[in-house]
This is a predicted complex of two RNAs, RNase P RNA and transfer RNA, with 415 nucleotides together. Model confidence (mean pLDDT): 79 of 100. It holds a member of the Rfam family "Bacterial RNase P class A". Rfam links the family to the GO terms dimeric ribonuclease P complex, ribonuclease P activity and tRNA processing.
RNA sequence: AGUCAGCCGGAUAAUCGCUGGUCUGCACGUCAGGCUGGAGGAAAGUCCGGGCUCCACAGGACAGAGUGCCAGAUAACGUCUGGGAGGCGUGAGCCUACGGCCAGUGCAACAGAGAGUAGACCGCCAGCCUCGGCUGGUAAGGGUGAAAGGGUGCGGUAAGAGCGCACCGCGCUUCUGGUAACAGAAGUGGCACGGUAAACCCCACUCGGAGCAAGACCAAAUAGGAAAACAUUGGCGUGGUCCGCGCCGUUUUCGGGUUGGUCGCUUGAGACUGGAAGGUGACUUUCAGUCCAGAUGAAUGAUUAUCCUAGACAGAACCCGGCUUACAGGCUGACUUAU
RNA sequence: GGGCCGUUAGCUCAAUUGGCAGAGCAAGGGACUCUUAAUCCCUAGGUUGGAGGUUCGAUUCCUCCACGGCUCACCA
Repeated sequence: AGUCAGCCGGAUAAUCGCUGGUCUGCACGUCAGGCUGGAGGAAAGUCCGGGCUCCACAGGACAGAGUGCCAGAUAACGUCUGGGAGGCGUGAGCCUACGGCCAGUGCAACAGAGAGUAGACCGCCAGCCUCGGCUGGUAAGGGUGAAAGGGUGCGGUAAGAGCGCACCGCGCUUCUGGUAACAGAAGUGGCACGGUAAACCCCACUCGGAGCAAGACCAAAUAGGAAAACAUUGGCGUGGUCCGCGCCGUUUUCGGGUUGGUCGCUUGAGACUGGAAGGUGACUUUCAGUCCAGAUGAAUGAUUAUCCUAGACAGAACCCGGCUUACAGGCUGACUUAU
Repeated sequence: GGGCCGUUAGCUCAAUUGGCAGAGCAAGGGACUCUUAAUCCCUAGGUUGGAGGUUCGAUUCCUCCACGGCUCACCA
């Protein structure tokens, strides 16, 4: 000067408040007092995956969506780990939407002669003639363009050309190593097979829909009323559609009632701390200990004092596993490069 | 809290197999008129909300952010 991994993210004290739990008290109030718990690494964005709940313990077909090298981890994943290939860096190391345009279809504006069963504008070569044009050959050279139909060299030729040869690249076949992706070797083809799939599409795998304002129960209240329309070949059940399954009237208007409470709610594929075993690792198994917010107008705050390095981004609302984004400053370990 | 949409000129909106970003109103200048309005002609004005990616090429396709809206008429 950098790379990777991990951690902290004001501290202490006093006073006054807010809120969950528990104990005690009686004046039984949703009161008082005591003890005790009270935001984060992202609580965020809601981008993925799952638990949970209801619809059928979500079944068949079509449509649709997502993922995309290989193997593993996991409850699951678009996450993570290890490996392969390609790229970047002197290096530690980092990055990658990384299946398939020899199944089919489409697209490539402008420029350019020609943009995909190639192509003759200039040039080169041959022939002809009216001597600067015509005809033919030619993809080596020039020009256009993001892209011009393998690259370099030698031979060859009228000039050229995979036309032939060597090497490289590409395709195919076989063998070897590896679970595999893939790598290496030998032979062969002789360029046929240009780009684009974050274009349609093809292949493989996955996916039913909705979301705690899901949903369950209790209490209260009312008129289990009226009218109209549709109807059993129907309607509803929030399914994209059809089948299937369940239920049996449904919809609209008029006229009324309730706008309360309890559960779901935080003990869970749990988290953290310490140890043992297996594995390269993600992670798994096991032992011991601790329990660390749970509100529903919604708490976690205010003031004062002291200290320092003067305090960033930011506030739970069903819960977990990730990803992404924001973040003042500080600390620890391992490694690289230069002197 | 959950769910769903939108962002293009000063304002309201267009833009499809991805190929020169347009229209109306408003603004500025000119003509007409004694003057103004109306009318006619001309002109300027764009980081297509921001950043990155795919592609020769992005308003359009993909990813991540920012802002705004869903006023009994998105969900009890």